Predicted 3D model of a 78-nucleotide RNA (transfer RNA) from a Candidatus Bathyarchaeota archaeon. The sequence was found in a public genome assembly. Rfam family: tRNA. From the family's description: Transfer RNA (tRNA) molecules are approximately 80 nucleotides in length.
[in-house]
RNA sequence: GGGCCCGUAGCUCAGCCUGGAUAGAGCGGUGGCCUUCUAAGCCACAGGUCCCGGGUUCAAAUCCCGGCGGGCCCGCCA
Numbered sequence: 001g002g003g004c005c006c007g008u009a010g011c012u013c014a015g016c017c018u019g020g021a022u023a024g025a026g027c028g029g030u031g032g033c034c035u036u037c038u039a040a041g042c043c044a045c046a047g048g049u050c051c052c053g054g055g056u057u058c059a060a061a062u063c064c065c066g067g068c069g070g071g072c073c074c075g076c077c078a
Base pairs, nucleotide, nucleotide: 001074002073003072004071005070006069007068010027011026012025013024020058029045030044031043032042033041051067052066053065054064055063
C1' cells in the first nucleotide's frame, strides 16, 4: 500500500441483506414484592451522539461516499 470483517445501553450481542415512523434482548445497576436474613424468584424503572461527517430519500442503525478505531490476510522496502 491492497483486500475482507467488525464498531448499536456499563458488558456480550440481535436488528443491517429486503429503509417505515416509539431502537431491542440477556447480564449488570436502582427501587419494590417475597423471605427471620441473604441468595434465588417475581415486578417496575433508569440507562443510547446506533463510531464521525456528508449524500440519497417523504423517511436512514439499515442504502451510497469519505474518514476514524479494532481484527485477520496479502504485498512492498529493508